The prediction has a mean pLDDT of 84. Predicted 3D model of a 255-nucleotide part of an RNA (large-subunit ribosomal RNA, domain VI) from Haloferax marinum.
Context: one part of a larger RNA
Order: sequence, then C1' cells, then structure tokens
RNA sequence: UGUUUAGGAACAUGACGUGAACGUUCGUAUAGUACGAGAGGAACUACGAAUGGGUGCCACUGGUGUACCGGUUGUCCGAGAGGGCAGUUGCCGGGCAGCUACGCACCGCAGGGUAAGAGCUGAAAGCAUCUAAGCUCGAAACCUACACGGAAAAGAAGUUCCACUGAGGUCACUCGUAGAAGACGAGUUCGAUAGACUCGGGGUGUACGCAACGAGGCAACGAGUUGUUUAGCCCGCGAGCACUAACAGACCAAG
Repeated sequence: UGUUUAGGAACAUGACGUGAACGUUCGUAUAGUACGAGAGGAACUACGAAUGGGUGCCACUGGUGUACCGGUUGUCCGAGAGGGCAGUUGCCGGGCAGCUACGCACCGCAGGGUAAGAGCUGAAAGCAUCUAAGCUCGAAACCUACACGGAAAAGAAGUUCCACUGAGGUCACUCGUAGAAGACGAGUUCGAUAGACUCGGGGUGUACGCAACGAGGCAACGAGUUGUUUAGCCCGCGAGCACUAACAGACCAAG
C1' cells in the first nucleotide's frame, strides 16, 4: 500500500511456518527374583540423579563495576585543608545498580495413523494361506501435544465498541520495562512522567576542626593514638511530596 471508494479503537481465531528441545549414562525398587546343577545372574515398569545441549532469569554465590568510598608512594599548588599528575583508574582495599556464569529455574505424560514386522478372520484354490474384501497390533521416525511467529491466508476471515453532534491519530514537551534511526511503551496539571527535597534502603568505614595523650627534644616542634563520630562523603534504587519542568500550541483525519 492492498483487503475497500467509506473511518477508527480494543480483542481474539489460526491456514501456514520455525524448533533438537531434547540426547546419553547411572542409581534404587523390581531382585539375589526369572533363568541356571552350580558358578553366576537379567528385564518390563516406577521413581531419583548425573552429564552434554537449549531457553529464560539475577533472590542467593561469584565476576565486572574508569558511578562511589577509603588507604598509600613520588612530585606540584609555600604549609594545613582541599586537590592536579604519575595509562584517558598512579598503585592498593572494598563495592550498589546494571550486565553476567562459575549461580538459579524449566526443558512431563499422553493420544492418533503407520513402516519393517507379528497376527485374527478369510476366499480365489471344498485344504492351506496375515490379504484379495475386512480387522487387531507395531518405532527415538510422522501427525497432534509443547514453545515461538503468524490476516498479504487474493476464499486477503472474525467479534465487540466508538464516530458521522469529528471518533481517532501525529507533531511538540517530560521520560524509559524500549531503543542504531524509525519503531515500542509510560505520561502531559482532571498530573507522580522526569528533576529537586524528605524519608527508607544501600556503599565505604569513623571526615575537617577541636580536646587529651604521645617516643624524642633546652625549646619550637612532633609520626601517631583516643574522644567528639555506627562519623563524613556518596548512590543509575524505592516511597512520599506538585517545589521545578511536561508550557504554548500546531497538523492530519473518514464523515
């Protein structure tokens, strides 16, 4: 774009397509049973695991974590405080979210038609014969089942509602369960969409200043310790709260 010379919103069906979504092994019961003189020694089936593979997830564990916090060396900003540089983290110790595996969860049963094959009944051919008519079974394969896609399935399907008294949509703006751009999703004052703030949760590990102590020193000074201090600093998280910004608007549109 079409399905249509009539618009739109939501829902839902499933022709068809894709998949390997499962593979292997072991254990327990069966059972020291069947079998066998003994020695030895199964299976059907049920349950439970391991491993390989697949899909998804991040509560736990681990990794990363150049957001963040702390320690420390050299040097520079005169010292202190606070910092710059040493890789576009100087080095080291931690580490939220996110992303991840080394972590976690799941990946049944069953039904149907058959193949080779096993049979029933049964003639041609008074018998026999699984086959000629008919019928019963029978595989990790096939079709269902399971997961995903899927009205452009041209037989282009369908349901409900709205609009003709303009339904609906787009731009714009605030954003993210989304994202290369489009798209998708949440919201735009009848508002919690983002930011700020408060609280909660979390990371680091006890800030600066001051006071006391402090080896040594005539003294000035003095590494450091303790207290103030479960401090200080910080947060891509959650909640509350209209303080700030979602303003002002524009366009398309069947009829």
It matches the Rfam family "Archaeal large subunit ribosomal RNA". The literature on the family includes a 2001 paper in Science by Yusupov et al., "Crystal structure of the ribosome at 5.5 A resolution". Its family is annotated with ribosome and structural constituent of ribosome in the Gene Ontology.